[in-house]
């Protein structure tokens, strides 16, 4: 330099054009003599970034940044 995959909540991951979610973690409460466990509720998002297509974009297109993998070149 070229090719491919990936980037979404603190972590691990869904949602593949039509209201952005789950588990774990965090907070509050209930329960318990207390802790753990269990249950209920709550908070938490620039879907890496920019632009475009569309009535509508996490999803499609172009650019760009980063991570991982493969290939190639040079001394």
């Nucleotide at each position: 330099g070229c090719c491919g995959a990936c980037g979404u909540a603190g972590c691990u991951c869904a949602a593949c054009g039509g209201u952005a979610g789950a588990g774990c973690g965090g907070g509050u409460g209930a329960u318990u003599u207390g802790u753990a466990a269990u249950c209920a509720c709550c908070a938490g998002g620039u879907u890496g970034c920019c632009u475009g297509u569309u009535c509508g974009a996490a999803u499609c297109a172009g650019g760009u940044c980063g991570u991982c993998g493969g290939c190639u070149c040079c001394a």
The RNA shown here (transfer RNA) has 75 nucleotides and comes from a bacterium. Its mean pLDDT, the model's own confidence on a scale to 100, is 80. Its Rfam family is "tRNA". Its family is annotated with triplet codon-amino acid adaptor activity in the Gene Ontology. Rfam classes the family as a transfer RNA.